[in-house]
RNA sequence: AACCUGAGAGUUUGAUCCUGGCUCAGAGCGAACGCUGGCGGCAGGCCUAACACAUGCAAGUCGUGCGCCCCGCAAGGGGAGCGGCGGACGGGUGAGUAACGCGUGGGAACGUGCCUUCGGGUGGGGGAUAACCCUGGGAAACUAGGGCUAAUACCGCAUGAUGUCUGCGGACCAAAGCCGCAAGGCGCCCGGAGAGCGGCCCGCGUCCGAUUAGCUAGUUGGUGGGGUAACGGCCUACCAAGGCGACGAUCAGUAGCUGGUCUGAGAGGAUGAUCAGCCACACUGGGACUGAGACACGGCCCAGACUCCUACGGGAGGCAGCAGUGGGGAAUAUUGGACAAUGGGCGAAAGCCUGAUCCAGCCAUGCCGCGUGGGUGAAGAAGGCCCUAGGGUUGUAAAGCCCUUUCGGCGGGGACGAUGAUGACGGUACCCGCAGAAGAAGCCCCGGCUAACUUCGUGCCAGCAGCCGCGGUAAUACGAAGGGGGCUAGCGUUGCUCGGAUUUACUGGGCGUAAAGGGCGCGUAGGCGGUCGUGUCAGUCGGGCGUGAAAGCCCCGGGCUCAACCUGGGAAUUGCGCUCGAGACGGCACGACUAGAGGUCGAGAGAGGAUGGUGGAACUCCCAGUGUAGAGGUGAAAUUCGUAGAUAUUGGGAAGAACACCGGUGGCGAAGGCGGCCAUCUGGCUCGGUUCUGACGCUGAGGCGCGAAAGCGUGGGGAGCAAACAGGAUUAGAUACCCUGGUAGUCCACGCCGUAAACGAUGUGCGCUGGAUGUUGGGGCCCCUAGUCUCAGUGUCGAAGCUAACGCGAUAAGCGCACCGCCUGGGGAGUACGGCCGCAAGGUUGAAACUCAAAGGAAUUGACGGGGGCCCGCACAAGCGGUGGAGCAUGUGGUUUAAUUCGAAGCAACGCGCAGAACCUUACCAGCCCUUGACAUGGGCGUGACCGGCCGAGAGAUCGGCCUUCGGGGAAACUCGCACGCCACACAGGUGCUGCAUGGCUGUCGUCAGCUCGUGUCGUGAGAUGUUGGGUUAAGUCCCGCAACGAGCGCAACCCUCGCCUUCAGUUGCCAGCGGGUAGGGCCGGGCACUCUGAAGGAACCGCCGGUGACAAGCCGGAGGAAGGUGGGGAUGACGUCAAGUCCUCAUGGCCCUUAUGGGCUGGGCUACACACGUGCUACAAUGGCGGUGACAAUGGGAUGCAAGCCGGCGACGGUGAGCCAAUCCCGAAAAGCCGUCUCAGUUCGGAUUGCACUCUGCAACUCGAGUGCAUGAAGGCGGAAUCGCUAGUAAUCGCGGAUCAGCAUGCCGCGGUGAAUACGUUCCCGGGCCUUGUACACACCGCCCGUCACACCAUGGGAGUUGGUUUUACCCGAAGGCGCUGCGCCAACCGCAAGGAGGCAGGCGACCACGGUAGGGUCAGCGACUGGGGUGAAGUCGUAACAAGGUAGCCGUAGGGGAACCUGCGGCUGGAUCACCUCCUUU
Repeated sequence: AACCUGAGAGUUUGAUCCUGGCUCAGAGCGAACGCUGGCGGCAGGCCUAACACAUGCAAGUCGUGCGCCCCGCAAGGGGAGCGGCGGACGGGUGAGUAACGCGUGGGAACGUGCCUUCGGGUGGGGGAUAACCCUGGGAAACUAGGGCUAAUACCGCAUGAUGUCUGCGGACCAAAGCCGCAAGGCGCCCGGAGAGCGGCCCGCGUCCGAUUAGCUAGUUGGUGGGGUAACGGCCUACCAAGGCGACGAUCAGUAGCUGGUCUGAGAGGAUGAUCAGCCACACUGGGACUGAGACACGGCCCAGACUCCUACGGGAGGCAGCAGUGGGGAAUAUUGGACAAUGGGCGAAAGCCUGAUCCAGCCAUGCCGCGUGGGUGAAGAAGGCCCUAGGGUUGUAAAGCCCUUUCGGCGGGGACGAUGAUGACGGUACCCGCAGAAGAAGCCCCGGCUAACUUCGUGCCAGCAGCCGCGGUAAUACGAAGGGGGCUAGCGUUGCUCGGAUUUACUGGGCGUAAAGGGCGCGUAGGCGGUCGUGUCAGUCGGGCGUGAAAGCCCCGGGCUCAACCUGGGAAUUGCGCUCGAGACGGCACGACUAGAGGUCGAGAGAGGAUGGUGGAACUCCCAGUGUAGAGGUGAAAUUCGUAGAUAUUGGGAAGAACACCGGUGGCGAAGGCGGCCAUCUGGCUCGGUUCUGACGCUGAGGCGCGAAAGCGUGGGGAGCAAACAGGAUUAGAUACCCUGGUAGUCCACGCCGUAAACGAUGUGCGCUGGAUGUUGGGGCCCCUAGUCUCAGUGUCGAAGCUAACGCGAUAAGCGCACCGCCUGGGGAGUACGGCCGCAAGGUUGAAACUCAAAGGAAUUGACGGGGGCCCGCACAAGCGGUGGAGCAUGUGGUUUAAUUCGAAGCAACGCGCAGAACCUUACCAGCCCUUGACAUGGGCGUGACCGGCCGAGAGAUCGGCCUUCGGGGAAACUCGCACGCCACACAGGUGCUGCAUGGCUGUCGUCAGCUCGUGUCGUGAGAUGUUGGGUUAAGUCCCGCAACGAGCGCAACCCUCGCCUUCAGUUGCCAGCGGGUAGGGCCGGGCACUCUGAAGGAACCGCCGGUGACAAGCCGGAGGAAGGUGGGGAUGACGUCAAGUCCUCAUGGCCCUUAUGGGCUGGGCUACACACGUGCUACAAUGGCGGUGACAAUGGGAUGCAAGCCGGCGACGGUGAGCCAAUCCCGAAAAGCCGUCUCAGUUCGGAUUGCACUCUGCAACUCGAGUGCAUGAAGGCGGAAUCGCUAGUAAUCGCGGAUCAGCAUGCCGCGGUGAAUACGUUCCCGGGCCUUGUACACACCGCCCGUCACACCAUGGGAGUUGGUUUUACCCGAAGGCGCUGCGCCAACCGCAAGGAGGCAGGCGACCACGGUAGGGUCAGCGACUGGGGUGAAGUCGUAACAAGGUAGCCGUAGGGGAACCUGCGGCUGGAUCACCUCCUUU
């Protein structure tokens, strides 16, 4: 020194906290499996079939006990037998055993060979018998008879200290010899003691099940006897009736126990290989013999199963010894060497034997050690992989250069273990030398947990997975590769144990709502127990002694080169026993006390209970009166009642049930529960009192009693109500909700049942711990008033504290004590089986298989509600005009087609992309063509331009030909630039796919008023506060208040435009003022006042007045003003939502095509047409058509253009053409208007359709343009259900312009003209905002979710029975064996002369008894036609039960009913929303 050191994570949710399960990281193993494998040391190696075993070996030895036989001349050696000792040890196994079996500590009534020691003895006799010989039997094993013989074999006698027995006189019991020349040695007998070993008894400890609760006949005790080495009911006879058991007997299951081992911080949990102690067993069962010791692994007998031999008559065998074989199994080794060492048996010894043991072999089975090289080496080689193409990485890694040689290999030497001899291991360890980097690396993982990332392949496939979960075209999660991480001769996987798991909680948990308080009381056992004192000490505490085996663990040392391993000493072994002591606590005993508890006296409140009476109201029924057509009922109805008189109303009567008001978070009771009044009986409670007892107490497993409603039995009763049932409605259906009826029942008596959301979801009792306020009952103080103090109840709000939170908070869920009950993930299931109870219904107790990764609690933010409140919006309403009907236009669906290219899809796709499809566009189709390409960059060669024009072929693309033709430099070759052609390759190209890979842009909620942040504060947290509240606003607009104070993105404002004014400026405007001129045209001069243009300013702010409001913000009214309360319009679109839209605008990742999915061309198609829808145009006419008239705009556009004017044409248009690059010229005419006419008609409405003839554009109007003229004149007479727009210069109506564009407008974008109606209001529909509430929703109600049915699979209950195990009762049979009796047969020793006796043997009988049998019972398991429910399973059927008031609030118990969820009755609960009322509390 032998000490200390306790980690968590993933997963329920949108998120949070909690509860709770599942899972992972750690350590371990007698392991196995997969991949891989260099060396050595140490250890380990059938966990399964205690299954069966071939073969060999595992126990012999002694000639110094004895006789005989054989070999040998002998010495000597060998053999079997008699005899002795050993075979009871050593070795194996774990079946059985829940037991004094084991562990530990004790005990008394015992035995003991060999060993040690002490005392004594060893005298004298006898009779046999194996071997051997002879004769037999038998296949064999073996055996029978006769004869001979020895002994340390056997038997008497003698002696007898000691010993044993005893009635105290006495009686009884031994022995063996051998070796040696001898000395002596080894033995033998009796007895004492010892050591060691063994047998027996006891206390305590030692698994699970109570769905095992009662067990027991030698059972418990006693007496006598027997038996044993010994106590004992061990055995027997008799007597008694005991013994064990909830402190778990009995039964059933499982199991060898321990030291230890593994794990753990520990407590504990798990385990019992190897090593060590004990036990049990030896093919299965029974039995004894011998012996010191056995009921005997390699002994015997019997029975049984099995195997083998056989001549069929009989025999033999027992590896759970060492090896080995078969089998079983995921799986476990050599038929090795040696007795050299250690140990054992025998022997005097030499020695023999020893599969004990010591070694070797096999196996990465484990632990430990070592190696597979070290240094240097950047051009950071090559290759691989990735890449943004720059590079990065593999990587100092390799190569190269220098060096070393462990291990292995080869050669040489060579031990310790052995004190004198002897070495299996072994030529091993170890040492020396030699060669040479030489022979030696893998496995798992890389989504999170968890350390390690990229590419490709795959495409919910293949696959992975410990949990969560990955994979449906960009997968760090599958497979491969590169790279990386980890461990390393191993690495992973699987299985099992402990840990983490405080998840069975002793250390160290809980039960209001998560799982969990018994429905309530009385009370037994038990547990716990007030104050003071005395005594005592089995609890408790301390000291000492004994014990707690060794090994192991731990510490300090030592030995193998280290370590593993081995070894010495110590510590520890927390325990048990004995003893001495202490006396607080606790127990016991005794004494005392009054604070707990109870009694007594005096008051008191009460729906407490029971019985008997009694009262009125109401309902119904009956009788009678009045009275007439309805009543009743509902959302609306109908069934129903009523002219046979209902309903209504009046009077009378009957009957049953329940008791309005008072009435109250009032009272009483243990709970269930209790309500008119009176009487009787009766339980409990409270308060007060100088009263009594003296701890008499608390709790309470079992037990006993009480116990709502429903239900059951018997008998009554029956008014109302009302399961079932019937009818009527509702509905898709309606086995419901609603209605009309209606039976059990509801009521009484007696007896059952025994359950409820039996709830405060909160067990009972006691003590302690701030307050405030209401109320019931009582007492005290008070001028008995307010008030105050106090006891007992009952409410609310709250402090500390507690709680996951909600909440609880002296009526605790706070702080403590005592006792009981209960919980341990969800489902299966409160089910099955069994037991108990019940008449039944059923109750109670109460599982498992299987299955899931959750199921839950509270709170948060949203979303939602057939919840609530407040408020907006052309949301409704009020109003005007439309759509839906017609014809046409246009878009879409559908269909068609060679193609009818593609996209857009509710609002928010559909006159949308398209602000212009005849070609082009064009993306589609057919055909004809091109392949470095129509386009970009780069290389080589050639040509010299390109362009333009012409000819020919062709549908054209294209091809062929002709004409013409470069620039700079240089003398030229040539070169540079450019263009074209050709060639090859990089590449181009793609309106191909993915808008679910994206950017950008856009739609939408929504011009809605919201969305957030910082700091602070509150909350464990999600989060809240701010942003809620009171007002107000169009507005989160502003004001006030406030644990918030500020801020940002939005709102508003700033911007544009319209409306008024001013200033400035004027090729439009004006004669306004002047002049000139006339076609009485600002035409001209001149001017800029006005209009206008376009630039800058002003102006409007609830500023002023009044009212209102909180004196605020603001609102209402008024004045003024061109304009009011954001003046009108526009631009402007927060955080976000819809995987919204767009890869076909553009951009872009990935994928795909590459003589085509690219490119060119001609023609066709996008224009199709039986239909359907959207958006429009034109209408249906008189507010109109037609004719006439000719008044008044604005925005715009115009040079390949707008075009005046003139001419031609009926017209479209043509010809000509001034002017205008435009406030100048042109388009240009505005239209509705006004006047006239038509007179209700398919029309003088309407214009579709069609015919003919034309015009224009264009290369070209066939498919497929627009326009004109003439002719034709269709449907249509105001539009079903439904639906759209609009709140003022708006709707409606009228025309005008523009973009696109060769041409084409009913569409789109603009412009102005004329110019309304209505809004009571917010109940309702739709959308939205804020607050609040409920929620089982969070993909968020288009959510979630229940049950039947159908299908598949899985486990399971019942089941006529059937098969087997186990156990038990009665009886039968009864081997071997010992015991008892018998023993007339047989027998050597002793006695006897003999006969015979004593004694013994065989045999016989008996009780006991293994196996076996018959009959019955208990229990467990397997199978089982059929059957019951249960679980699981992407897209089955029926409905909609539950979650929002879930659309009938839900749920519990019970009863009936129903395809199903469920419905209904009765009673109960709130774990029900909403509104109203009452009470209480808080604030003011």
Molecule: small-subunit ribosomal RNA
Organism: Pseudomonadota bacterium